Context: one part of a larger RNA
This record gives sequence, C1' cells and structure tokens, in this order.
RNA sequence: UGACGGGGGCCCGCACAAGCGGUGGAGCAUGUGGUUCAAUUCGACACUACGCGAAGAACCUUACCUGGGCUCGAACGGCUUCUCAACGCCGGUAGAAAUAUCGGUAUCCCGCAAGGGAGUGGAGUCGAGGUGCUGCAUGGCUGUCGUCAGCUCGUGUUGUGAGAUGUUGGGUUAAGUCCCGCAACGAGCGCAACCCUUGUCCUGUGUUGCCAUCAUUAAGUUGGGAACUCGCAGGAGACCGCCAGCGAUAAGCUGGAGGAAGGUGGGGAUGACGUCAAGUCCUCAUGGCCUUUAUGUCCAGGGCUACACACGUGUUACAAUGGACGGUACAAAGCGUCGCUAACCUGCGAAGGGGAGCCAAUCGCAAAAAACCGUUCUCAGUUCGGAUUGCAGGCUGCAACCCGCCUGCAUGAAGCUGGAAUCGCUAGUAAUGGCAGAUCAGCACGCUGCCGUGAAUACGUUCCCGGGCCUUGUACA
Repeated sequence: UGACGGGGGCCCGCACAAGCGGUGGAGCAUGUGGUUCAAUUCGACACUACGCGAAGAACCUUACCUGGGCUCGAACGGCUUCUCAACGCCGGUAGAAAUAUCGGUAUCCCGCAAGGGAGUGGAGUCGAGGUGCUGCAUGGCUGUCGUCAGCUCGUGUUGUGAGAUGUUGGGUUAAGUCCCGCAACGAGCGCAACCCUUGUCCUGUGUUGCCAUCAUUAAGUUGGGAACUCGCAGGAGACCGCCAGCGAUAAGCUGGAGGAAGGUGGGGAUGACGUCAAGUCCUCAUGGCCUUUAUGUCCAGGGCUACACACGUGUUACAAUGGACGGUACAAAGCGUCGCUAACCUGCGAAGGGGAGCCAAUCGCAAAAAACCGUUCUCAGUUCGGAUUGCAGGCUGCAACCCGCCUGCAUGAAGCUGGAAUCGCUAGUAAUGGCAGAUCAGCACGCUGCCGUGAAUACGUUCCCGGGCCUUGUACA
C1' cells in the first nucleotide's frame, strides 16, 4: 500500500421487511448429470453451466458409429510429361450409394496457314487437408463484479524509503454530482449531456391514409374536402426557469403555481482502470505439437431422439373470478413473388379445389384473445383435467419405421393448490390474454418483439445477501 475481520461509523440496492404471483408435489416439453450403447459427436459446471453454443438433428446438417470406396486427394492455382479423346451426351452391367466398367455418338475457339488458346483423362511435382491437441502460448469476441462510482496522471509539496497528498474533511447528489474548506493546482478515462424511441403542441405536406360539413352508396363506395386521425419532415417545450420555506448568502432539499410532462419525465443504446490464467483453437484468425493410402475425403445405413434414476428451466392443470355452446366488440407491431393468398366450392375437420389482387399506408396473412351479453353445468375426480393408447385421415418432403407436425372418432392416467427450502416483481410494473417475427421444405410449451385487461404493497433499515466511502486491528501478500 492492499486484502481480510462473527471491528466501528455513514450510505445504497426487490437485499430484507410490506405485498402479489410462482418454483419445490402431478402429467408433459426441453436441457444436464448418470447409466446404457457399435455410436449415443463436442463444448459450457456456484452466483457468471443446465429451453446455454443450437434463430429450429428424418437425409443433409454431422463433427460420432458400422460398412463400402479414393489417395495430388472434396474446392482452387502453378509447372513438367504421355495418350489424343479419355471430356460431354445417350444407353447397358455390378452396386445400398459413392463408384467401377462396357457400348454408341459427337469432336471446342481464333487463324488462309504455320501456330496459339481453352477444356479434359493418366503419371510426376509444388502449394493441400484436419470440427485433431493446447483458451495455461495467443488475437478477436463475450460473461461477471456493475451502469457499481469509481480508476489514474502531470507538476508541486511531503517522507531516508515503500509511499502519501490531490481523491481526505463539512454539506449535497442517482453519481469523484456540485458547493465550501484545505499544500495543493490542474488534467484524463468513467458519471452526466450529445444519439434513438415514447408522452404535448405548432408549421409544412396530403396518397395508397383520413371524413367534420354537402351530395351519394351495400360499403369513405364515388364526387368532393384539407378540418380531424394518421404518416413523413422541420421546429417549440422542462431549465429547480418562477413563488414560498429550509440551508452557510452556497450546492441543494421540501412544498406550491403554471404545464401534456417536474426535478435524470418513461424506455433503450452506451459498460472506466481492472478481476476471475472466467468462456471460446467447434464462427473466424493464429504460434507450437500431432496426423498425411489417414486424425484427410466421398457415400449408404444408424446415432446425436436410448432410459431403473437425479437436478435445472418451462408448459398444462387441479376448476364456478370456472368449463361448454351461441351472439357481439375493440389492437399494435410485423411479414409476403422460390412468396402472402381473397371471394367462391367440397370436406365434421386438418385440408383440397379455385384463382382475383398484391413487389404492398392500396392486396393478403388476419380470426385478435381475454372482455361483454345470453343459455347450460351445480361441487363430483365431475360437462374439471388432459397424459397415454387404438383406429381412420391431412400436410411438407426423394423419403416421416427408427424419428415430424396437424385433424377426426374412441380412450380417458396422474392431479383436489404442493414438505424443508427457494425465485421474480415498485406501475402501465406484477399478474393475465392473445398477435407477429427470426431460424425454417416441414417441425416452437423455447427465444425476440407487439399490443389488450390491469393490481397489491413499501412502517422502515434491527437482521440475511451484495456493493461504495472513511476509520481501526492484523500471526496475511
């Protein structure tokens, strides 16, 4: 100087408390461990691994296993040489395919020509290849402490020195934020602001959007209108600016006015010096090592989907604030030409037929659902719950046996609110309801976004956990 303390002081955080809803019990989904297996490819392991890499394993992917092939090789480039058509196309044979082999056919471009060039087979050769090892040799990228308020430097001063001071102190703040004081004076990286979005208003602009007034229609449909909504641009607005009190006349704090918004308005992006030899050599790059008829490469099939079990994360429930049936209403944000697919017809349905329109503020996906209104069920393992299984079908795809999703009929399991323990959340939040997208032929209970309905509680900081500053002790570095 740090680190540590079941030392002290001050302060903060869904840290506790106050509340609301979960997990832990059941079924299923998914990841992991374990076990099994020819293989169940590999990585990730407290917080910071375990719906993680994987925004999507039937083949492919694929790295694993079994079997069958190739060896200058699966891609690309250079050189030498041989045959001169091996190349291409058509057909046959063997095979599961990769591939091997046979037959037929045809003979590229420029040039009059000599010749030159392209393409391809064999042989030789140089560069190959490796998801093999080392993340404790590395770059890059990432997680975490933590969006915590810290981390440092120059000059000066001080101490023999390691160092200290500044950065401590009194206040204040979300903040090393600002003010005052002070042997310090300044500065940098962080904080904040600048950026995006949302909330109000104004101006401009009105098509594919809008419809108050006037006609008109089944319908903003048409004429028309430029008010409103909305879209797109550009501005205004919030700064403790104003008032009062408190404060040291400061920084600021508390209350009030006005205002759409009030003290960082809400949300996002943004992550200092560093820590964990944290993670990744399976994105990529790369040193070293290993391999070169194999640890490379091609192909078929299998596996990654196994199953006495254990754990994590989710989902569906256990019902009446509900289930079922009928009617009726209101979104936002997205996506669409290898696509979205309307009307209409067939089918109980998944879907099929059909083909208008749309490269989309125009057409389509598209029905929002919970909600509301009415009817029914009447507390039961039930008209709750839907696992499991049988049969019959649909879709995608070369192909759904291993191993996809969906539909109908039948079947109708566990489950009556979950021990110890444990998690999330402070407002348009939790809870609850649906919608869209990426990946994607197909496959979503996961993920990422969007809107609808919409709470309860916070006395407070004694305690648990994590963190910041000062101080003290130290058998620690």